[in-house]
Context: one part of a larger RNA
Molecule: large-subunit ribosomal RNA, domain VI
Organism: Patescibacteria group bacterium
RNA sequence: CGUGGAAGGUUGAGAGGGCUGUUCCUUAGUACGAGAGGACCGGGAACAAUGAACCUCUAGUGCACCUGCUGUCCUACCAAGGGCACCGCAGGGUAGCUACGUUCAGUACGGAUAAACGCUGAAAGCAUCUAAGCGUGAAGCCGUCCUCAAGAUUAACCUUCGUCAUAGGAUCCUCCGAGAACAGGAGGUUGAUAGGUGGUAGAUGUAAGAGCUGCGAGGCUUUGAGUCAAGCCAUACUAAUAAUCCAAUG
Numbered sequence: 001c002g003u004g005g006a007a008g009g010u011u012g013a014g015a016g017g018g019c020u021g022u023u024c025c026u027u028a029g030u031a032c033g034a035g036a037g038g039a040c041c042g043g044g045a046a047c048a049a050u051g052a053a054c055c056u057c058u059a060g061u062g063c064a065c066c067u068g069c070u071g072u073c074c075u076a077c078c079a080a081g082g083g084c085a086c087c088g089c090a091g092g093g094u095a096g097c098u099a100c101g102u103u104c105a106g107u108a109c110g111g112a113u114a115a116a117c118g119c120u121g122a123a124a125g126c127a128u129c130u131a132a133g134c135g136u137g138a139a140g141c142c143g144u145c146c147u148c149a150a151g152a153u154u155a156a157c158c159u160u161c162g163u164c165a166u167a168g169g170a171u172c173c174u175c176c177g178a179g180a181a182c183a184g185g186a187g188g189u190u191g192a193u194a195g196g197u198g199g200u201a202g203a204u205g206u207a208a209g210a211g212c213u214g215c216g217a218g219g220c221u222u223u224g225a226g227u228c229a230a231g232c233c234a235u236a237c238u239a240a241u242a243a244u245c246c247a248a249u250g
Stems, first nucleotide, its partner, number of pairs: 001151001005161006014148004020048007032037001050105005058099004065092005070085006109143003116136004168246004172188005193239003196235005202228003209222005
C1' cells in the first nucleotide's frame, strides 16, 4: 500500500519440522548344526544422543540484598556510619536468566507403491506374475503428529457493529512475563498499570541503644534480632490529568 469501514473468532491452499540409536531380559540354549556355535518372527525393560518446555528439587549466576575483614580519608572525638581501594577482599543469597536439574517427545495406524513374491490368464490348445484384470510388499512416498500460515492479488469464511461525526483507531500517559527502534501485551480514576505504603514468602544470621559481667580483648540479656532487590497478597497515598487527531462512495 492492497484486500469495499471496523472489532473479535476461524478454515487451511501452501511451507517448515519430526521420523533416531544401543544394550539387556524373554521367546530359547528352541529352529538350524556332527560339534563349536546359534537365530528369524513376536513381547518387555533400561539407557544414549537429539529436541522442546520449565525452575518444584540439585547446581550456577545474581555489580541497587545480608554479614564478616583490611588499609586510608571524612562525619570534631568515642561509638556508630559513609567514600575509595577489580563489585576493595571474603562467606552466603531472593526474583529473573540458566544446565549440570526436572518433565515430556519419536509411537501406533491408514493409503498408493519400489525391488521382490503371487492369483487368474491368453497371445502360443501347453507353459507363463502381464498382454486385459486382481493381490502381498519398505526406515522411503502421501496422510496421520508438531509449528507457521488468507499478499492463498483466486486477497477466503463466520459473528457482531458502523458510514456524517458516529463504529473503531491513534497521538499522549503508567507499565510489562514483550522488546534493538518499531511492533506485541496489561492499563489510564467506572482505575490495582507502575511507584509508595502495610502484610507475607524468602535471604542474611542475633542490629543500634541500654543493662549486667570481666582488669581487659570481650561475653551475656533485651533478640531468630535488625536489615532487605526484582516474588506474592492487599491498599488510590503519588502518577496514568486534560486534550487533540484520523476515520468508511459511487